[in-house]
Context: one part of a larger RNA
Molecule: small-subunit ribosomal RNA, 5' domain
Organism: Pseudoalteromonas sp. OOF1S-7
């Protein structure tokens, strides 16, 4: 000199853009953060509409009806493996770069086919019943895109090449002569792809030798098991190997990278925000389900802690967003909205979304603007200094003439909006001028931010300057007070009666909504 996720002191007008628990991976009150589908199913607790019944006060009261819009709880499907957080662990099962072969991949695109015919249950519900609760138990009824056989079976799987084996589910719309036809969303098997993920290898990726030897599934082979897949991954048997001064093993420290920062570079330091990968989810362990987890807001077991209890037993997990206590030098609102982007579910309308978009707080940083402009010598008054003549503050103020950025008040007012809905036309499918889908046009229509950005008008210099320093390094000097005291100090060093070094004042220098100090890095 540059830099910072900074803190502290003094001061503080506005805006834009960013950033904001670096400490206790400490404990957490409260609310929200993952639901959705009635076009899978049986249904109807609540609400509304309609119809019916009774009472009548003649438009309400009560009751009934899944008939309709819808829908609590339940069965079922998809999603809760994404998104969001944190960096405890991990010096290599990680990361970075470059290769590789023995794999899987829901949704999506694509290829070739199929979607026949049956069965038995379990919730909900009803009844009885246990328990303080959490939650159950028994009996009975019932549906399905839930579950299970049968049939069919290849360019699928296995194969000893003879053969053997494996599936499915329906829903919605339209027409109907009730036979069926058709559209659409699905379902099953299969081909290829895309995407994503698992695995292997090499090199690189901290410190310590005051750590020199380490290793028994250890190293390799055969066989078997297991896995989506290779493999001591696991097991039986056999052999005795494997690693190590090119630093094994052990100990300490640490998430890694793109980057960031400094530097002319080489290099050093660092890994906040943003992006990629990894690991973790109170601590330890385990599996289940599933395409995918050994699963932050799932399950089970053990432990610590907190809470409820009728003492028999139960409940919980903010390293999600806010917020609380604590720790600390120190780090924000228990805000608004799904309008946009994206995600989940759904045919769709839509619902959910503390992701996200915005707003609030903080000079934490960067950038921009303002706190007036011109004129004005009697060089006013006051202050300070003085050799008492004067000098300086100083065109500075006052005065005069202007301007109105920003803030303030009022008014106007984009863009972020494309979707969606509806009507008409046209094209495709089709027997069809039904439906459904594509395109075009008209109409309609959705904004949290928001008192938006921006523009205009109004008023008046009106509301807006401080901080550090002035001995040398280092730009900037005098007076008074103090008297090795009080104090200053980054280094040299100042202070013991004339202190440009302490404290105050006047003046000056530097930067400026900031200025200094401290800490840290180069």
């Nucleotide at each position: 000199g540059a830099u910072u996720g900074a803190a502290c002191g003094c001061u503080g007008g506005c805006g834009g853009c960013a950033g904001g628990c670096c400490u206790a991976a400490c404990a957490c009150a409260u609310g929200c953060a993952a639901g959705u589908c009635g076009a899978g199913c049986g249904g109807u607790a609540a609400c509304a509409u309609u119809u019916c019944u009774a009472g009548c006060u003649u438009g309400c009261u009560a009751g009934a009806a899944g008939a309709u819009g819808a829908c609590g709880a339940g069965c079922g499907g998809c999603g809760g493996a994404c998104g969001g957080g944190u960096g405890a662990g991990u010096a290599a099962u990680g990361c970075u770069u470059g290769g590789g072969a023995a794999c899987a991949u829901g949704c999506c695109u694509u290829u070739a086919g199929g979607u026949g015919g049956g069965g038995g249950a379990c919730a909900a519900c009803c009844a009885u019943u246990g328990g303080a609760a959490a939650c159950g138990a028994u009996g009975g009824c019932u549906a399905a895109u839930a579950c299970c056989g049968c049939a069919u079976a290849a360019u699928g799987u296995c194969u000893a090449c003879g053969g053997a084996c494996c599936a499915a589910a329906g829903g919605g719309g339209g027409c109907u002569u009730c036979g069926g036809c058709u559209c659409u969303c699905g379902c099953c098997u299969u081909u290829a792809g895309a995407u994503u993920g698992g695995c292997c290898c090499a090199a690189g990726u901290g410190g310590g030798a005051u750590u020199a030897g380490c290793u028994a599934g250890u190293u390799g082979g055969u066989g078997a098991g297991g896995u989506a897949a290779c493999g001591g991954c696991u097991c039986a048997c056999c052999a005795a190997g494997g690693c190590g001064a090119c630093g094994a093993u052990c100990c300490c420290u640490a998430g890694c990278u793109g980057g960031u920062u400094u530097g002319a570079g080489a290099g050093g330091a660092u890994g906040a925000u943003c992006a990629g990968c990894c690991a973790c989810a109170c601590u330890g362990g385990a599996a289940c389900u599933g395409a995918g987890a050994c699963a932050c807001g799932g399950u089970c077991c053990a432990g610590a802690c907190u809470c409820c209890u009728a003492c028999g037993g139960g409940a919980g997990g903010c390293a999600g967003c806010a917020g609380u206590g604590g720790g600390g030098a120190a780090u924000a609102u228990u805000g608004c909205a799904c309008a946009a982007u994206g995600g989940g579910c759904g045919c769709a309308a839509g619902c959910c979304u503390g992701a996200u978009g915005c707003a609030g707080c903080c000079a934490u940083g960067c950038c921009g603007c303002g706190u007036g402009u011109g004129u004005g010598a009697a060089g006013a008054a006051g202050g300070c200094c003085u050799u008492c003549g004067g000098g300086u503050u100083g065109u500075a103020a006052a005065g005069c003439a202007c301007u109105u950025u920003c803030a303030g008040u009022c008014a106007g007012g984009a863009g972020g909006a494309a979707a969606g809905g509806u009507u008409a036309g046209u094209c495709g499918c089709u027997a069809a001028u039904a439906u459904c889908g594509g395109c075009u046009a008209g109409c309609u229509g959705u904004g949290a931010c928001g008192u938006u950005a921006c523009u205009g008008a109004c008023a008046g210099a009106a509301g807006a300057a401080g901080c550090a320093c002035c001995g040398g390094c280092u730009a900037a000097c005098u007076c008074c007070g103090u008297g090795c005291c009080a104090g200053c100090a980054g280094c040299c060093g100042c202070g013991g009666u004339a202190a440009u070094a302490c404290g105050g004042a006047g003046g000056g220098u530097g930067c400026g909504a900031g200025c200094g100090u401290u800490a840290a890095u180069c």